[in-house]
This is a predicted structure of a 357-nucleotide part of an RNA (large-subunit ribosomal RNA, domain IV) from a soil metagenome.
Context: one part of a larger RNA
RNA sequence: CUCUCGUUAAGGAACUCGGCAAAAUGGUCCCGUAACUUCGGGAGAAGGGACGCCCCGGUAGGGUGACGCGGAUUUACUCCGUCGAGCCUGAGGGGGCCGCAGUGAAACGGCCCAAGCGACUGUUUACCAAAAACACAGGUCUCUGCGAAGUCGUAAGACGACGUAUAGGGGCUGACGCCUGCCCGGUGCCGGAAGGUCACGAGGAGAGGUUAGCCUUCGGGCGAAGCUUUGAAUCCAAGCCCCGGUAAACGGCGGCGGUAACUAUAACCGUCCUAAGGUAGCGAAAUUCCUUGUCGGGUAAGUUCCGACCUGCACGAAUGGCGUAACGACUUGGGCGCUGUCUCAACGAGAGAUCCG
Numbered sequence: 001c002u003c004u005c006g007u008u009a010a011g012g013a014a015c016u017c018g019g020c021a022a023a024a025u026g027g028u029c030c031c032g033u034a035a036c037u038u039c040g041g042g043a044g045a046a047g048g049g050a051c052g053c054c055c056c057g058g059u060a061g062g063g064u065g066a067c068g069c070g071g072a073u074u075u076a077c078u079c080c081g082u083c084g085a086g087c088c089u090g091a092g093g094g095g096g097c098c099g100c101a102g103u104g105a106a107a108c109g110g111c112c113c114a115a116g117c118g119a120c121u122g123u124u125u126a127c128c129a130a131a132a133a134c135a136c137a138g139g140u141c142u143c144u145g146c147g148a149a150g151u152c153g154u155a156a157g158a159c160g161a162c163g164u165a166u167a168g169g170g171g172c173u174g175a176c177g178c179c180u181g182c183c184c185g186g187u188g189c190c191g192g193a194a195g196g197u198c199a200c201g202a203g204g205a206g207a208g209g210u211u212a213g214c215c216u217u218c219g220g221g222c223g224a225a226g227c228u229u230u231g232a233a234u235c236c237a238a239g240c241c242c243c244g245g246u247a248a249a250c251g252g253c254g255g256c257g258g259u260a261a262c263u264a265u266a267a268c269c270g271u272c273c274u275a276a277g278g279u280a281g282c283g284a285a286a287u288u289c290c291u292u293g294u295c296g297g298g299u300a301a302g303u304u305c306c307g308a309c310c311u312g313c314a315c316g317a318a319u320g321g322c323g324u325a326a327c328g329a330c331u332u333g334g335g336c337g338c339u340g341u342c343u344c345a346a347c348g349a350g351a352g353a354u355c356c357g
Stems, first nucleotide, its partner, number of pairs: 001352008010343002014341001019338001027051005036041001038175001052097005061089004068082005098102001110336007117328002122134002138173007150159003176323004181253003186250002188246005195241003201235002206230005213222003254272005281315001282312001293309005
């Protein structure tokens, strides 16, 4: 010097990103307990008090209950009543003793206030993340009529389910309370079928090749049937176009100018654009760039925190909005208690490292 422990004057978070770590609290009985609340809770809230030993006395009482006795049918077992040994437990009260101080101690809550997030108990990154992430009851949309939908498999087959729409699959949301506005133009999905487009197929107008034959100026030309290569019109499904519906489907939810008898602001007006222009509620927020916004609170002093304001760069309603008791090894701010975290270090114990022998 390192590790693991113990103690410490005065102060008591001044340490530090942060009370990290440590200290402190801790049992039993009694008293006493607030806001809030879903009336269960919050609660072990908080905050107080008591606790030794000896004697009356292992007393009163409580539990269990042997052997007997009586009764119920009676042979027995069993049951009921009674006496009650033994065993276990065990106050309240009174008296006394000692000391400054009597709960036991191996284990064995620190507490409070105010916010955020998630309702909750649960689940998770085996080995850096336990969380505000996942799940969850509950809500809603959608598919599925049973040889169900869906899933696995080439198939047979299996699961779904020996279930049957109060069932099963999928998506989103996430207890509960109050609610969940406007837009269907785009994309998706559902429905529609008149018209447009339209594959295979059907169809076969027409064209080409070949050549029996015919013509010839002997170079060549024409050319039936058959075979063959092509091939227009026309008919033809779904889909798409088209018509409608649908947002707890994917998603979206404006700009400019003017106006009130101080000023400022604009209930009001005009205009452009849109499918429609953000309702309620919330708001410098886990969202606010400017920003340590401004005001108030808390501090001697507060980029954090709490309460407001609204100028929302860029909240907003099941990619849910806003609240919410209880809960949380969650996150943030404050306070009391407590301390070697610190001012500032010291001593001690054990085990190492290093050096010397």
The RNAcentral record of the full RNA draws on MGnify.